[in-house]
Molecule: transfer RNA
Organism: Patescibacteria group bacterium
RNA sequence: GCGGGAUUAGUUUAUCGGUAAAAUGACGGUUUUCCAAACCGUAGAGGGGGGUUCGAUUCCCCCAUCCCGCA
Numbered sequence: 001g002c003g004g005g006a007u008u009a010g011u012u013u014a015u016c017g018g019u020a021a022a023a024u025g026a027c028g029g030u031u032u033u034c035c036a037a038a039c040c041g042u043a044g045a046g047g048g049g050g051g052u053u054c055g056a057u058u059c060c061c062c063c064a065u066c067c068c069g070c071a
Base pairs, nucleotide, nucleotide: 001070002069003068004067005066006065007064010024011023012022013021018054026042027041028040029039030038047063048062049061050060051059
């Protein structure tokens, strides 16, 4: 330099155009003599910019970062 893949909650992963799901972590509560565990609840996310569309995490383009391959 060329090609391919990835980027979603603090973290690890789902979601093939129509309200973004869970685990874990955080916070609150129940329980316990206390702690832990268990159970219930609450808050929390689409890398940046553009395009297509009534509607985009999803499709297209550019940029950024990371990974793999080729040279």